[in-house]
Context: one part of a larger RNA
RNA sequence: AACGCUGGCGGCGUGCUUAAUACAUGCAAGUCGAGCGAGAAACUCCCGCUCCGUAAGGAGUGGGAGCGGAAAGCGGCGAACGGGUGAGUAACACGUGGAUAACGUGCCCUGGACUCUGGGAUAACAGCGGGAAACCGCUGCUAAUACCGGCAUAACACGUAUCUGUCGCAUGACUAGAUACGUCAAAGCUCCGGCGGUCUGGGAUCGGUCCGCGGCUUAUCAGCUUGUUGGUGGGGUAACGGCCUACCAAGGCAGUGACGAGUAGCUGGCGUGAGAGCGCGACCAGCCACACUGGGACUGAGACACGGCCCAGACUCCUACGGGAGGCAGCAGUAGGGAAUCUUGCGCAAUGGGCGAAAGCCUGACGCAGCGACGCCGCGUGAGGGAUGAAGGCCUUCGGGUUGUAAACCUCUUUCAGCAGGGACGAAAUUGACGGUACCUGCAGAAGAAGGUCCGGCCAACUACGUGCCAGCAGCCGCGGUAAUACGUAGGGACCAAGCGUUGUCC
Numbered sequence: 001a002a003c004g005c006u007g008g009c010g011g012c013g014u015g016c017u018u019a020a021u022a023c024a025u026g027c028a029a030g031u032c033g034a035g036c037g038a039g040a041a042a043c044u045c046c047c048g049c050u051c052c053g054u055a056a057g058g059a060g061u062g063g064g065a066g067c068g069g070a071a072a073g074c075g076g077c078g079a080a081c082g083g084g085u086g087a088g089u090a091a092c093a094c095g096u097g098g099a100u101a102a103c104g105u106g107c108c109c110u111g112g113a114c115u116c117u118g119g120g121a122u123a124a125c126a127g128c129g130g131g132a133a134a135c136c137g138c139u140g141c142u143a144a145u146a147c148c149g150g151c152a153u154a155a156c157a158c159g160u161a162u163c164u165g166u167c168g169c170a171u172g173a174c175u176a177g178a179u180a181c182g183u184c185a186a187a188g189c190u191c192c193g194g195c196g197g198u199c200u201g202g203g204a205u206c207g208g209u210c211c212g213c214g215g216c217u218u219a220u221c222a223g224c225u226u227g228u229u230g231g232u233g234g235g236g237u238a239a240c241g242g243c244c245u246a247c248c249a250a251g252g253c254a255g256u257g258a259c260g261a262g263u264a265g266c267u268g269g270c271g272u273g274a275g276a277g278c279g280c281g282a283c284c285a286g287c288c289a290c291a292c293u294g295g296g297a298c299u300g301a302g303a304c305a306c307g308g309c310c311c312a313g314a315c316u317c318c319u320a321c322g323g324g325a326g327g328c329a330g331c332a333g334u335a336g337g338g339a340a341u342c343u344u345g346c347g348c349a350a351u352g353g354g355c356g357a358a359a360g361c362c363u364g365a366c367g368c369a370g371c372g373a374c375g376c377c378g379c380g381u382g383a384g385g386g387a388u389g390a391a392g393g394c395c396u397u398c399g400g401g402u403u404g405u406a407a408a409c410c411u412c413u414u415u416c417a418g419c420a421g422g423g424a425c426g427a428a429a430u431u432g433a434c435g436g437u438a439c440c441u442g443c444a445g446a447a448g449a450a451g452g453u454c455c456g457g458c459c460a461a462c463u464a465c466g467u468g469c470c471a472g473c474a475g476c477c478g479c480g481g482u483a484a485u486a487c488g489u490a491g492g493g494a495c496c497a498a499g500c501g502u503u504g505u506c507c
Base pairs, nucleotide, nucleotide: 001503002502003501004500005499008379009378010377011376012375013374014372015371016337021335022334023333025332026331027330030077031076032075035074036073043066044065045064046063047062048061049060050059051058052057084290085289086288094214095213096212097211098210099209100208103207104206108203109202110201111200112199113198114197115196116150117149118148119147125140126139127138128137129136130135157183158182159181160180161179162178163177164176165174166173167172188195189194216262217261218260223253224252225251228250229249230248231247232246233245234244235243265287266286267285268284269280270279271278272277292313293312294311295310296309315326316325317324318323343369345368346367347366351365352363353362354361355360382412383411384410385409392403393402394401395400416448418443419442420441421440422439426434451496452495453494454493455492456477457476458475462491463490464489465488466487472479473478
């Protein structure tokens, strides 16, 4: 953990071990108008028209202006984090110690130098058209911190060459300096406070790469390997490398277990144990792998990308049969499987994250609440007195014994639960989901709160009746065939206690 019987309260934890089976529904990644064009509703003003009114004026409607800023769009950043799962993987995946001699790093911190000058489009939108839909086509218009050009500019940056210096026997290497040549850019917005942009260093952080060692089973698997092992040239990468390719050589691995097969995510740790060890890897944390199955790249600082794209496959759904849509191993929830595992809850108040100058928006991360004795811990179900040892039950040698101070009865107390009043911390501010919660005070009344297993030995706890190798018990030994402390019931007793037993697994 599950199952059986039972069940008062609270705190802290914890909850699909099976089908990585299939999923209805909702939500889980957006944000920026201080990058850009366009701009609905509402509101205000002006003008016109209609109606009502004697009039002032009112109502409706159309146009214009202002304010306003919704939905959609271009653009930027984020979406590679956070969250889930353990299928695969026996591997440099993980752990650990090194290396990087050969790398990258958006945002952040800190330097240097700049931010000049031009251009053409396109979405939105409008018109037309196609389609059942998803969506698409053509024509036309327009903007930017979108895109493109410049023989614009260029240093304390980078590259190359030469010289000097240092090291080295030397090919040469190194850092520093000097000189020459070469190379690369940009974008603006503004509420005038700021916010940005480009090139190039350094730092920090994060990541990529490589090596040694360590940890499963099987030898009734002993040989395995052809990009295989190495070299040269070339390609590719941020970077080394058979990573890829052409050629050349014929190597390389393995009895210290290769190859094959089976099983398995690894670790910090967890359980147990005096320890050595053995078993496990749920929760929490680190790393890895995966995201319907298989393959692929695109974008990007970062992916070969769970809620992105393309192709193929299985499955489900829509269809006007032409064609389309989808992926809960996110949070809830459903069906199925199973001995078995929860709410389609509340909130962004806190912590953290994304965007934003900010206000703020988003956040099933998270914080809380709900359900389950699933676990651990704490508390309660009363305390003191009370012998005629009441009644009743059970046993009995019929005298009595026992239940048993147990009850009644008397005197108290009020934890917890209940009712009423007050009422937080968590928040720095006008912000609190939790929550009228925790906690405090008062009130009433012993009042609302005990069961389970066992009693032959191991093993603490015994009698009566029923049954009669039957019915049954049982972990082992074994009980039961007419006086059964072993079956069933009752009384009594033992042990635990909101639990007690059983089963399973491990030490």
Molecule: small-subunit ribosomal RNA, 5' domain
Organism: uncultured bacterium